Predicted 3D model of a 119-nucleotide RNA (TPP riboswitch aptamer (THI element)) from a Rhodospirillales bacterium. The organism belongs to Rhodospirillales, within Bacteria. It was read from a public genome assembly, where an Rfam model found it.
RNA sequence: ACGGUGUCCGAGGGGUGUCCGAUCUUCAUCAGAAGACCGGUCUGAGACAGCCAGACGCGGCUGAACCCUUUGAACCUGAUCCGGGUCAUGCCGGCGAAGGAACGGGAGUUGUCGCUUGA
Numbered sequence: 001a002c003g004g005u006g007u008c009c010g011a012g013g014g015g016u017g018u019c020c021g022a023u024c025u026u027c028a029u030c031a032g033a034a035g036a037c038c039g040g041u042c043u044g045a046g047a048c049a050g051c052c053a054g055a056c057g058c059g060g061c062u063g064a065a066c067c068c069u070u071u072g073a074a075c076c077u078g079a080u081c082c083g084g085g086u087c088a089u090g091c092c093g094g095c096g097a098a099g100g101a102a103c104g105g106g107a108g109u110u111g112u113c114g115c116u117u118g119a
Stems, first nucleotide, its partner, number of pairs: 001112005007106004011069004017042001019040003023036005048063005075100003081094004
C1' cells in the first nucleotide's frame, strides 16, 4: 500500500401473520358473515406498545425490540402461484444463477506485495 475477518460507533432499509374463544358494533334474520378489542394456540430473529381516525370505516403516525445493508433470500414483486403438510397460515420445499432492494468510519487481528535497517 492492497485485501480478508469479526467487533464497535453513527446512518439507513424491512416485516408485524394463522386458527380458537369471550365481549361489542354493523349486516342479515333458522343459521351466519365482516370488523374492533381482549385472552390463548402454531411458526419464527421478530407477529410488540402508544396515539389518531373509523362503523359510509378496514387506514395512518410515533416509538421499542428483532433482522438486514451490494459477499445484499432482511424484505418486496411474481402470488388469490405450484407440490407437500396442517385446525389454519410463506408451515416446509419449489419458483430462485428470476426482477427489484438500504453505507460510511474507527481501533484490533490476519494475509500478500513493496521500501528501509540489522545480521